[in-house]
């Protein structure tokens, strides 16, 4: 340079065109404990940008951008 595959929550992953995008650890407030940890009730946190198609897009197309991997 050319080709392929990833990119969703602080981290490891679901959602494969359809209703408020979920889960599990972390984080935080409560309950409970003498304490602390478990346990048990909530709470906030994300779709890499950016256009396109469609009644609707995490998802399907383009281009950009990171990362991984193969050819030269």
């Nucleotide at each position: 340079g050319c080709c392929u595959c990833u990119g969703u929550a602080g981290c490891u992953c679901a959602a494969a065109g359809g209703a408020g995008a979920g889960a599990g650890c972390a984080c935080u407030g409560g309950c409970c404990u003498u304490c602390u940890a478990a346990g048990c009730c909530g709470g906030g946190g994300a779709u890499a940008g950016a256009g396109g198609u469609u009644c609707g897009a995490u998802u399907c197309c383009u281009c950009u951008c990171a990362g991984a991997g193969g050819c030269a």
The RNA shown here (transfer RNA) has 72 nucleotides and comes from a Candidatus Parcubacteria bacterium. Rfam family: tRNA. By type it is a transfer RNA. The sequence is in RNAcentral, with records from ENA.